[in-house]
Context: one part of a larger RNA
RNA sequence: GAUUGAACGCUGGCGGCAUGCUUAACACACGCAAGUCGAACGGCGGCAUGUUUUAUCUUCGGAUAAAAUGAUGGCGAGUGGCGGACGGGUGAGUAACGCGUAGGAAUCUACCUUAGAGUGGGGGACAACUCGGGGAAACUCGAGCUAAUACCGCAUAUUCUCUUCGGAGGAAAGCCGGGGACCUUUGGGCCUGGCGCUCUAAGAUGAGCCUGCGUCAGAUUAGCUUGUUGGUGGGGUAAUGGCCUACCAAGGCGACGAUCUGUAGCUGGUCUGAGAGGACGAUCAGCCACACUGGGACUGAGACACGGCCCAGACUCCUACGGGAGGCAGCAGUGGGGAAUAUUGGACAAUGGGCGAAAGCCUGAUCCAGCAAUGCCGCGUGUGCGACGAAGGCCUUCGGGUUGUAAAGCACUUUCAAUAGUGAAGAAAAGCUAGAGGUUAAUACCCUUUAGCCGUGACGUUAACUAUACAAGAAGCACCGGCUAACUCCGUGCCAGCAGCCGCGGUAAUACGGAGGGUGCAAGCGUUAAUC
Numbered sequence: 001g002a003u004u005g006a007a008c009g010c011u012g013g014c015g016g017c018a019u020g021c022u023u024a025a026c027a028c029a030c031g032c033a034a035g036u037c038g039a040a041c042g043g044c045g046g047c048a049u050g051u052u053u054u055a056u057c058u059u060c061g062g063a064u065a066a067a068a069u070g071a072u073g074g075c076g077a078g079u080g081g082c083g084g085a086c087g088g089g090u091g092a093g094u095a096a097c098g099c100g101u102a103g104g105a106a107u108c109u110a111c112c113u114u115a116g117a118g119u120g121g122g123g124g125a126c127a128a129c130u131c132g133g134g135g136a137a138a139c140u141c142g143a144g145c146u147a148a149u150a151c152c153g154c155a156u157a158u159u160c161u162c163u164u165c166g167g168a169g170g171a172a173a174g175c176c177g178g179g180g181a182c183c184u185u186u187g188g189g190c191c192u193g194g195c196g197c198u199c200u201a202a203g204a205u206g207a208g209c210c211u212g213c214g215u216c217a218g219a220u221u222a223g224c225u226u227g228u229u230g231g232u233g234g235g236g237u238a239a240u241g242g243c244c245u246a247c248c249a250a251g252g253c254g255a256c257g258a259u260c261u262g263u264a265g266c267u268g269g270u271c272u273g274a275g276a277g278g279a280c281g282a283u284c285a286g287c288c289a290c291a292c293u294g295g296g297a298c299u300g301a302g303a304c305a306c307g308g309c310c311c312a313g314a315c316u317c318c319u320a321c322g323g324g325a326g327g328c329a330g331c332a333g334u335g336g337g338g339a340a341u342a343u344u345g346g347a348c349a350a351u352g353g354g355c356g357a358a359a360g361c362c363u364g365a366u367c368c369a370g371c372a373a374u375g376c377c378g379c380g381u382g383u384g385c386g387a388c389g390a391a392g393g394c395c396u397u398c399g400g401g402u403u404g405u406a407a408a409g410c411a412c413u414u415u416c417a418a419u420a421g422u423g424a425a426g427a428a429a430a431g432c433u434a435g436a437g438g439u440u441a442a443u444a445c446c447c448u449u450u451a452g453c454c455g456u457g458a459c460g461u462u463a464a465c466u467a468u469a470c471a472a473g474a475a476g477c478a479c480c481g482g483c484u485a486a487c488u489c490c491g492u493g494c495c496a497g498c499a500g501c502c503g504c505g506g507u508a509a510u511a512c513g514g515a516g517g518g519u520g521c522a523a524g525c526g527u528u529a530a531u532c
Stems, first nucleotide, its partner, number of pairs: 001532004006528005013379006019372002021337001026335003031331002035082003040079002043075002047073003050069008089290003098215007107207002112203008120154001122152002129144006160169003174195006182189002216262003223253003228250008265287004269280004292313005315326004343369001345368003351365001352363004382412004392403004416473001418468005426459001431453008476521005481502003487516005497504002
C1' cells in the first nucleotide's frame, strides 16, 4: 500500500447492488418448512344442492322446520398410487480413491424418449364400517361385512432367464371422454380417442465400482500387518473384489517416510503480488460427509433415510406410576457462549419442484419486504457576484497580519429529501369462442396451430415522469517533531501525560492538555485484529 463475513471509538443525509453466528455439531418454548390424486377404490363423518314424505304458515306463487335418500357438487378419516432419497441446513468426522484430474470394466437406473409384442380368464382376503373389550393417555385386542390400478394363481411369450441344448421357467389393470348403424338384461356390448398397465431392446439422465497422478505438519513417531498378502472352492452383491467363509502358501507395506501423533471437509476459486509464489476456502457453483450420541435393518428404481422405523445411551416433558412423548446443523425466534452477526414479516405474481387429465393444491425452495454505513458504487449538503477586506476570535515587532469572498448582502437554481398527482415493465400462460390441420366410420371427443375475447402482481403509496414551496432538511473524523502533507500562543514543569519506530516532558515543549490556524480523507474517519 492492498484486502476483510470484521469488531471498537466518535460521527451520520439519500439511493442502487451485495453481505450478515467466523464462538457452543450448546440446549431449545411456539408457529410454519411435504404433500397430492375422487379421472384407482369402498364409502358419506362434516358442508352445500336436488328429490320424496310429514307438519306449520300462506299474499296460493311459495316459504320454514323435521325425517328419509350418496342422487349431485364435493370430501374428514381409510385402502391404493406417486412423491417424502429432490429441494433446504451444517462442516462434527474424514489425510481417504474423500476431493481434483485423466482413464477403465464387471453394473443398476423410477419418471422421460424411440421401437417391438401384449393387455385373455379366474380367486381369496384386509382396512374403512358395525358390534364388543382393555387403557389415565399414547394406543390397542377380538368377532363380523366389503371394494379396488391392493394381493394371488391359470393361460399366452416377439423377445427374456436358466440349461446337461433334450428342455424348463417367467407378465399385466384398469380409468375417463365421444358415437352412426346393429345387438341389448338399458349397465352395456361394438367402434373410436386419451391416460394408464406388462414384457423386451435401445437411448437419455442419475448412480455404484476400479485404477495412474496430485493433495498439511511432525523422525523429540522406525518399524507396521494375521483376513494380514496371494491362490482354490463356496457364499454374497445390481456388479468386480478377503466383501465374507473353509482350506493352502507365507506373504504384503516401509527413509521415494510405512505405522503413529497433531491439524484439516476437498475443488472451481478469493486476497495479495510485476510475476514466481504466499495465505485463505464466507457468500455463489460442483463433489463428499453428517442430522441428539452409537448401532441396525425395513420399504423402495434409488436410503441404511434431517422433519421414517427398531434397539441402546444422555437429556427434556406428560403420567392415574402401570406406561408414554421428543430431537431447529430447515425458516423465523429464545436462552447461553461471545468483541460480534438481522424479522417469531408478505406472496406463490414470476422461476423451479411434488402430485394431478386438468382446474388446482402444497412449496420458510424461491421472489420480495424489514433491520445493520457491514462492504462496494453513485448523488447531495448549494451556484454566481460580493472589500468598507465588517464584527468577533487568534497572533502581533502594536504598524499590522490571519480567519477571509469566508460571512452579511444581491441575483439564481431545486438534484436528493417533503407534499400531491400521473404511471410502465416484470404476464406469458391457463380459460372461452371461431377457423385450419391431424386422428377417426364420424362434421363427436381428443391433439396441434391461428385469430379474437376475458383477465392473473407479493413487491407497491413500485421504477419513471409531472406539479408545488423554500437555500430551505443534510459534515464529520484523524493528524500537524522526523519518517509524513500540515505552526503559533497559553497551561503544565521528568508531573500530568504522549508514543508505530526514533523518542518528547526536569520553566521559553511546533512531540503532553486547550485554543486559533493548517493538512489529509470524507458519510465517513480513526484504532485494534488478520493476510499478502
Molecule: small-subunit ribosomal RNA, 5' domain
Organism: uncultured marine bacterium